[in-house]
Large-subunit ribosomal RNA, domain II from a sediment metagenome, 686 nucleotides, folded computationally. The prediction has a mean pLDDT of 86. The full RNA is in RNAcentral, with records from SILVA.
Context: one part of a larger RNA
RNA sequence: GCCUGCGAGUUACUAGUCCCGGCAAGGUUAAGCGUUUAAGACGCGGAGCCGGAGGGAAACCGAGUCCGAAUAGGGCGUCAAGUCGGUAUUAGUAGACCCGAAACUGCGUGAUCUAGCCAUGGCCAGGCUGAAGUGUCGGUAACACGACAUGGAGGGCCGAACUCAUAGACGUUGAAAAGUCUCGGGAUGAGCUGUGGUUGGUCCGGUGAAAUGCCAAUCGAACGCAGAGAUAGCUGGUUCUCCCCGAAAUGCAUUUGGGUGCAGCGUCACGUGUUUACAAUAGGGGGUAGAGCACUAAAUGGGCUAGGGGGCCUACCAGCUUACCGAACCCAAUUAAACUCCGAAUACCUAUUGUCUAAGCGUGGCAGUGAGACGGCGAAGGCUAAGCUCCGUCGUCAAAAGGAAAAUAGUCCAGAUCGACAGCUAAGGGCCCUAAACGUGUGCUAAGUGUGAAACGAUGUGAGAUCGCGUAAACAGCCAGGAGGUUGGCUUAGAAGCAGCCACCCUUUAAAAAGUGCGUAACAGCUUACUGGCCGAAUGUGAUCUUGCGCGGACAAUGUAAGGGGGCUAAAGCACACUCCCGAAGCUUCGGGAUCAUCGUAAGAUGAUCGGUAGGGGAGCGUCGUGCGCAGCAGUGAAGCUAUAGCGGAAGCAAUGGUGGAGCGCGUACGAGCGAGAAUGCAGGC
Numbered sequence: 001g002c003c004u005g006c007g008a009g010u011u012a013c014u015a016g017u018c019c020c021g022g023c024a025a026g027g028u029u030a031a032g033c034g035u036u037u038a039a040g041a042c043g044c045g046g047a048g049c050c051g052g053a054g055g056g057a058a059a060c061c062g063a064g065u066c067c068g069a070a071u072a073g074g075g076c077g078u079c080a081a082g083u084c085g086g087u088a089u090u091a092g093u094a095g096a097c098c099c100g101a102a103a104c105u106g107c108g109u110g111a112u113c114u115a116g117c118c119a120u121g122g123c124c125a126g127g128c129u130g131a132a133g134u135g136u137c138g139g140u141a142a143c144a145c146g147a148c149a150u151g152g153a154g155g156g157c158c159g160a161a162c163u164c165a166u167a168g169a170c171g172u173u174g175a176a177a178a179g180u181c182u183c184g185g186g187a188u189g190a191g192c193u194g195u196g197g198u199u200g201g202u203c204c205g206g207u208g209a210a211a212u213g214c215c216a217a218u219c220g221a222a223c224g225c226a227g228a229g230a231u232a233g234c235u236g237g238u239u240c241u242c243c244c245c246g247a248a249a250u251g252c253a254u255u256u257g258g259g260u261g262c263a264g265c266g267u268c269a270c271g272u273g274u275u276u277a278c279a280a281u282a283g284g285g286g287g288u289a290g291a292g293c294a295c296u297a298a299a300u301g302g303g304c305u306a307g308g309g310g311g312c313c314u315a316c317c318a319g320c321u322u323a324c325c326g327a328a329c330c331c332a333a334u335u336a337a338a339c340u341c342c343g344a345a346u347a348c349c350u351a352u353u354g355u356c357u358a359a360g361c362g363u364g365g366c367a368g369u370g371a372g373a374c375g376g377c378g379a380a381g382g383c384u385a386a387g388c389u390c391c392g393u394c395g396u397c398a399a400a401a402g403g404a405a406a407a408u409a410g411u412c413c414a415g416a417u418c419g420a421c422a423g424c425u426a427a428g429g430g431c432c433c434u435a436a437a438c439g440u441g442u443g444c445u446a447a448g449u450g451u452g453a454a455a456c457g458a459u460g461u462g463a464g465a466u467c468g469c470g471u472a473a474a475c476a477g478c479c480a481g482g483a484g485g486u487u488g489g490c491u492u493a494g495a496a497g498c499a500g501c502c503a504c505c506c507u508u509u510a511a512a513a514a515g516u517g518c519g520u521a522a523c524a525g526c527u528u529a530c531u532g533g534c535c536g537a538a539u540g541u542g543a544u545c546u547u548g549c550g551c552g553g554a555c556a557a558u559g560u561a562a563g564g565g566g567g568c569u570a571a572a573g574c575a576c577a578c579u580c581c582c583g584a585a586g587c588u589u590c591g592g593g594a595u596c597a598u599c600g601u602a603a604g605a606u607g608a609u610c611g612g613u614a615g616g617g618g619a620g621c622g623u624c625g626u627g628c629g630c631a632g633c634a635g636u637g638a639a640g641c642u643a644u645a646g647c648g649g650a651a652g653c654a655a656u657g658g659u660g661g662a663g664c665g666c667g668u669a670c671g672a673g674c675g676a677g678a679a680u681g682c683a684g685g686c
Stems, first nucleotide, its partner, number of pairs: 001686006011094007019086005026050003032044005054061002064076004097237002100234001104227006115199009124189001126158003129154001133150006162186003167182004201219001205215003212221001240620006250263005264369002266366007275359001277355008290342001291340002296336003300332004307325002309322004372397007380389002402413003417592004422588003428582003431566003437579001439578006450568001456552002460549010477534005483507003488502003513528001517526002593610007621675001623672008632664002640659005646653002
């Protein structure tokens, strides 16, 4: 891992509710007792309980009563049958659907492992070093001291046994639940070791050269048993079928936030009977969007001006003046969620009418939900960031399949009862992949734009508009002129049109700047404006504005890779208009089924409906057992297993053959240890 078997809402009591049954203004017995054919049945037993009257704190009164002075008014009543038993369902109390802690408490068992200690034993090849002391000799006044011998000390040295475990490799489903090999440390000592004994776990124990180490492969509190099925607002699992309806992810509260209570939303029963929804009409309130500046605030420029500052004047008082500041007022132009002289669209409320077999409301039973997600619109927070957060409102997903978006919960179209080798459409599409016009007409685009992006930039190109110049010859080109006062003044070493500052006149002219650019140290030189000529256009030439489609701006990591691809250029791109077609589980057609409503005695007809998670309701299939019935089946072959093209809406059920060798079925009623794929499920097999 697979297969087979086992494996989870049970039982008791007490209550609520639906349904069924008995009796009924009543219903019913409990304990206990008696009889008996004895896990039972029948009879007795009325204590007690519920109902039959309420109101008041109570006395008490009573279809009324309480408050009250009240014959006022109001509150609660008076008008609806209960009770006992049973099925179902839910709650409570119990382990209460099943499995699962880490832990807590009590009582015991462990020091054959290991830590310390005690008692008694054992072990340490060989080699090296050579302390004290002693002797002899030298030496001293005597010591001291020196030399040579002797001697044999040391948590001394090297190194086996023994012991430890530093480094590396191997091993890692190992040879081994800690090892092997090689290299290492100690090796007369705080050494190693045998045997026997001792110290005990919540008063937080023992032992510890101290690491929370060790105390039997277990240690921040050992192990065994018991309380015990501890508790688990947590995770996982929870077994046959079909039919009808079908949520929520919100509010308030919570030692509350992944839990729960109440409400909201679902379902079922009963009641009510159009009260609901939508549309039209009529009548309402509002202060949002917008707008506005009349208030409150903010805010720009100007005018006017009280007051203040500066200057002049002045003994004081005053006075004059001001390119300063400036309230109020006036003019112009603005801003506002917490401004409003105004003010919609929607939405909301009420009424009437209409449409529609479509809800609404009330009471009760049973829930689930209370983590939501994205999209459009309106706000807030944030950076008018986020597949961000938080509200409102609508939609989809959640709980929704089908078609489109290449693929793609939340987008677009559309809501799957079942069948069909029938038809029409939606979104979206119609060159090929790929179903359907390389459709028609008029334009645009040259960028493969289309098929990713901004500020900004640009004689791209189409359309529209306005203003100049132009046979009195424009624009461009070519030929010629482009002068004089004057080198203007200042500045400067110099400044002569052309470093800079100031001014920018006059004259001759067809025209010519106190100079447009280059240039010089400064001049010179070239050139422009301006003028004449040549040329020759009239669909010419220049400027500006609006607009369509394009261009640049344009850089990312495996490989084209920013149309799904091929590929596409008067298109297979873009814009406008038109025609045809394709395209879904939508709609239609034909046939079958189910639910509900209406009609009908029924058969049936007609109409509407039939996606679905949590969840509510309904109807069934099968397994095991019991009672009754079938004067059921069975060695002339039961169950089980097996094969086969049968039947049924499903769970499922037959028939026949084979195998098997002794029990079994059908109908009906009842009762459950009643249905397996999942729980890192349990056991066995492979």